[in-house]
RNA sequence: GCGGAUGGCCGGAUGGCCGCGGCCCGAAAGGGUCGAGGAAAGUCCGGACUCCAGGGAGAAAUGGCGGCGGGUAACGCCCGCCCGGGGUAACCCGAGGGAAAGCGCCACAGAGAAGAGACCGCCUCCGGGGAAACCCGGCGGCAAGGGUGAAACGGUGGGGUAAGAGCCCACCGCGCCGGCGGCAACGUCGGUGGCACGGCAAGCCCCGCCAGGAGCAAGGCCAAAUAGGGAUCGCGCGGGGGUCCGAUCGAGAGAGAGGUCCCCCAGGGUUCUCCCGCCCGAGCGAUCCGGGUUGGCUGCCCGAGCCCGCCGGCGACGGCGGGCCGAGAUGAAUGGCCAUCGGCGGCCCCCCGGGGCCGUCACAGAAUCCGGCUUACAGGCCAUCCGCGCGA
Numbered sequence: 001g002c003g004g005a006u007g008g009c010c011g012g013a014u015g016g017c018c019g020c021g022g023c024c025c026g027a028a029a030g031g032g033u034c035g036a037g038g039a040a041a042g043u044c045c046g047g048a049c050u051c052c053a054g055g056g057a058g059a060a061a062u063g064g065c066g067g068c069g070g071g072u073a074a075c076g077c078c079c080g081c082c083c084g085g086g087g088u089a090a091c092c093c094g095a096g097g098g099a100a101a102g103c104g105c106c107a108c109a110g111a112g113a114a115g116a117g118a119c120c121g122c123c124u125c126c127g128g129g130g131a132a133a134c135c136c137g138g139c140g141g142c143a144a145g146g147g148u149g150a151a152a153c154g155g156u157g158g159g160g161u162a163a164g165a166g167c168c169c170a171c172c173g174c175g176c177c178g179g180c181g182g183c184a185a186c187g188u189c190g191g192u193g194g195c196a197c198g199g200c201a202a203g204c205c206c207c208g209c210c211a212g213g214a215g216c217a218a219g220g221c222c223a224a225a226u227a228g229g230g231a232u233c234g235c236g237c238g239g240g241g242g243u244c245c246g247a248u249c250g251a252g253a254g255a256g257a258g259g260u261c262c263c264c265c266a267g268g269g270u271u272c273u274c275c276c277g278c279c280c281g282a283g284c285g286a287u288c289c290g291g292g293u294u295g296g297c298u299g300c301c302c303g304a305g306c307c308c309g310c311c312g313g314c315g316a317c318g319g320c321g322g323g324c325c326g327a328g329a330u331g332a333a334u335g336g337c338c339a340u341c342g343g344c345g346g347c348c349c350c351c352c353g354g355g356g357c358c359g360u361c362a363c364a365g366a367a368u369c370c371g372g373c374u375u376a377c378a379g380g381c382c383a384u385c386c387g388c389g390c391g392a
Stems, first nucleotide, its partner, number of pairs: 001388010012341007020035006037363001041374002044372005049215004054276006062211005067081005082096001083094004097206002102204002104200003119146002121142003125138005154172006173195001174193008219298004229289007238265005244259002248255002267280004305324008342361008
């Protein structure tokens, strides 16, 4: 200097005029102050918070995760490491447990696609033709060579054989046994066995771990208004005790049908079983029709918050100390115009420099709030690492 890889930052500035939303001061006029994001987006994960639901143990259904160890409030996220794949490398990718529990799939091509297979071929012997090389046919042997395919029943080399084959041997691969290192995933070393029967689980499945439902249009308060409306269906409407009212009988004492309220039990409900709890216990549940309200306040921003420094840690991150308070709308606020500068691209002039003209300046907008992931982004800047070339 060129190319590549990883991480981070900015993403317009200044002035003037007019115009916006919140809060504060002011009687008012007006003044002061604050005012969109790294993704506010997608709604894909995890939560906080609110309401409903049942808590423990076991099981089923449904969904999620899947190498190991750590971080975090938590996660499907982040960090480090292991293994596999890509790349010369920096680095990137991985739905990364199990195929001998079972079921299923591997199209087409090919002889044959899981205990399969002979198309072209190779070899011994026999017969025929031929001068020979060789050609045709038959019984038998082979799966090493070629071909098909994404993939062919271990690979390379050697020995052996009529020709061949783990048939035998060496190394690699695979299984089993053991030593060492590591928390572990795993790595490494040694021994042993000729050793089979591939792939797909991002097909169902098996194994291990995790998981209530809905969501700020959650929810709470105030005001206002209407029709404590109507219909149908299902289940059930049982027993005991107490209080109060009490028609009626009665001269009175007293008896007393029935009703209200409270308590208990049977019974029912809460996915299934058990324990405990809760609800109903004279009502409960489901469906449909109809009416009123669509207003205001709150939730609504002090947060698992941000910034700086020190310490611990490879790191994610954690601890300690100090400082800061940065939108809260509700048909939904920050916009318009002018001027100058800046960045980028092109052209011209000048020729260290620089000047002029033209064009252009990204993705995009809070609505309860955080932690992530994913997607979009003109242009510029910084740092580190890898490769190549050149110079000192």